[in-house]
RNA sequence: GAAGAAAGCAAAGCGCCAGGGCUCUCUGGAGGAUGUAUUGCCUCCCGGGGAGUUGACGAGGAAGACGUUCAUCGAGUUUUUCGGCGGAUGCGUCUCGGCAUUCGGGCGGUCGAUAGGGCGGCGGUAAAUCCCGGCGGUGACGCCGGGGACAAAACGCCGAUCCGAGCCCGGUA
Numbered sequence: 001g002a003a004g005a006a007a008g009c010a011a012a013g014c015g016c017c018a019g020g021g022c023u024c025u026c027u028g029g030a031g032g033a034u035g036u037a038u039u040g041c042c043u044c045c046c047g048g049g050g051a052g053u054u055g056a057c058g059a060g061g062a063a064g065a066c067g068u069u070c071a072u073c074g075a076g077u078u079u080u081u082c083g084g085c086g087g088a089u090g091c092g093u094c095u096c097g098g099c100a101u102u103c104g105g106g107c108g109g110u111c112g113a114u115a116g117g118g119c120g121g122c123g124g125u126a127a128a129u130c131c132c133g134g135c136g137g138u139g140a141c142g143c144c145g146g147g148g149a150c151a152a153a154a155c156g157c158c159g160a161u162c163c164g165a166g167c168c169c170g171g172u173a
Base pairs, nucleotide, nucleotide: 014086015085016084017083019082020054021053022052023051024050025049026048027047028046029045030043031042032041057074058073059072063095064094065093066092067091068090096112097111098110099109103170104169105168106167107166116163117162118161119159120158121157122156123155130147131146132145133144134143135142136141
């Protein structure tokens, strides 16, 4: 120094980077200017090597297990927030639990301890982009501080709103 092992910390527009974009550097070619020659210089040109950089802006989302992958909502100078890999509160099945104070239970349906669905109304402190300033870097870029805005939703609250008492078993009268 590498590999492996163990422990700790760190996360969900989260983590990583072989494609691609961009930067720097070395180099081959073509061309250009100068020119006795060598050398050096130039090119928004073509190619190769190396190193670096970029690669999701917030809101919202978790009963448990297993499985699965294009897993909600908007914002943007929508140019790569492209592409790839992994993961993920989504979705499916099962288990558990709640659900109109139908007497109890099962099935079905629907949701998840704020626990039935639809519809309507009111909310929903956005962040980046943008502007100003600073720090680091040759640079592409990265980080920090300040200023001023703008959302939607399967998110929250409300409701003299609409629908939901179906099937089966049992009990009581």
The RNA shown here (glmS glucosamine-6-phosphate activated ribozyme aptamer) has 173 nucleotides and comes from Rubrobacter sp. Its mean pLDDT, the model's own confidence on a scale to 100, is 80. The sequence was found by an Rfam model in a public genome assembly. Its Rfam family is "glmS glucosamine-6-phosphate activated ribozyme aptamer". From the family's description: This entry contains a glucosamine-6-phosphate activated ribozyme that is found in the mRNA for GlmS. GlmS is an enzyme that uses fructose-6-phosphate and glutamine to generate glucosamine-6-phosphate. The ribozyme catalyses self cleavage of the glmS mRNA that is thought to regulate GlmS activity.